[in-house]
Molecule: Bacterial large signal recognition particle RNA
Organism: Acidimicrobiia bacterium
């Protein structure tokens, strides 16, 4: 090296799920790949776990084993670093609409204007001071009335007293009057006061407003909306942290396929 006969291995694999864990039955992927039997509140094993029982084929390399590449498919994570709901907190730039305040503007609306706008000139009022006048209030004066049991006046009946008489004296009641005082009136005069006056005179102040006359010849007015700013309110967005779900270009497993001068027996004979 060749031939013959054998043996190990192989005759599908993978992901998920289940399990303390490894396999199988289950679901899915791959794609064609011996047969029979049992297996879910299951079957069989224990890190030499990568199924169990029975039978068959092939067989030492195209075929078995290993490494690498690719990658169907599956799973996971997502703080760095994704997306979408949920609920909590913080904050207020932009925003929303609602409310309030302020501002600018004739854009809209409304009002006003050739029966004359804006603007201008002259004057008056509104404001202040003084004086006057008026009014109001108070007081005085004035006028009227009332007003003294006795201690005011006059007259003093009766009565009393003095006197021989004539007559005289004091004097109560009554009547008349009056003082202090009280009341009434506001016609006279005077004084005082003011949250006094469509009043008058003089002076002052004149920003604003009102108003008259004249000039002028077309605008004027910020009431509402719109615009700008501030404040309040509100949720979205934002930020912080929580949890749920999705999903990958990240992580893991990985069939099929590809690459490799890679690895692996025994006996007999020539």
């Nucleotide at each position: 090296u060749c031939g013959u006969g054998c043996u190990a291995a192989g005759c599908g694999g993978g992901g998920c799920g289940c399990u303390a864990g490894g396999g199988g039955u289950g679901c899915c992927c791959u794609g064609u790949a011996c047969c029979c039997g049992a297996a879910a509140u299951c079957c069989u094993c224990u890190g030499u776990a990568u199924g169990c029982g029975g039978g068959g084929c092939c067989g030492a390399a195209u075929c078995c084993c290993c490494a690498c590449c690719c990658g169907a498919g599956g799973a996971g994570u997502g703080c760095u670093c994704c997306u979408g709901g949920c609920g909590g907190g913080c904050a207020c730039a932009c925003g929303g609409u609602c409310g309030g305040c302020g501002g600018a503007c004739a854009c809209g609306u409304g009002g006003u204007g050739u029966u004359g706008a804006a603007g201008g000139u002259c004057g008056g009022g509104u404001c202040c001071u003084a004086c006057g006048c008026g009014g109001c209030g108070g007081g005085a004066u004035g006028c009227c009335g009332c007003g003294a049991a006795c201690c005011g006046g006059g007259u003093c009946a009766g009565g009393u007293c003095c006197g021989g008489a004539a007559g005289g004296a004091a004097g109560c009641a009554g009547c008349c009057c009056u003082a202090a005082g009280c009341g009434g009136c506001u016609c006279u005069u005077c004084c005082c006061g003011g949250g006094u006056g469509c009043c008058g005179u003089a002076g002052g102040a004149g920003c604003g407003c009102c108003u008259g006359a004249c000039c002028g010849g077309a605008g004027c007015c910020g009431g509402c909306g719109g615009c700008c700013g501030c404040c309040g309110c509100c949720a979205c967005c934002g930020c912080c942290g929580g949890g749920c779900a999705g999903c990958a270009u990240c992580u893991c497993c990985g069939a099929c396929g590809g690459u490799g001068g890679g690895g692996u027996g025994c006996a007999c004979g020539a």